[in-house]
Background: A computed fold for a 72-nucleotide RNA from Thermobifida cellulosilytica TB100, annotated as transfer RNA. The source organism's lineage runs through Bacteria, Actinomycetota, Actinomycetes, Thermobifida and Thermobifida cellulosilytica. The prediction has a mean pLDDT of 84.
RNA sequence: CCCGGGGUAGUUCAGAGGUAGAACGCCCGGCUCGGGACCGGGUGGACGCAGGUUCGAGCCCUGCUCCCGGGG
Numbered sequence: 001c002c003c004g005g006g007g008u009a010g011u012u013c014a015g016a017g018g019u020a021g022a023a024c025g026c027c028c029g030g031c032u033c034g035g036g037a038c039c040g041g042g043u044g045g046a047c048g049c050a051g052g053u054u055c056g057a058g059c060c061c062u063g064c065u066c067c068c069g070g071g072g
Stems, first nucleotide, its partner, number of pairs: 001071007010024004018055001025043006048064005
C1' cells in the first nucleotide's frame, strides 16, 4: 500500500429501511437469622466520527478513524 471482517447499554452480543433489543451487571423489593441461589420490579445506548441517498438510516453509498485477519 491492497483485500476481507468488525466498532450498537458497564460487559458479551442480536437487530427485514419504519418506536433500538436479549443475557449478564447495577439499583429496589420478596425469600433467608444473614448472604448466595431463586422470584418480582426498575436502570440503562444521539448505534466509532463526518457527509450523502431517502418521507424515514443501526441497516444503503462516500471519506476518515480504531480493532482483528489475509496479501504484497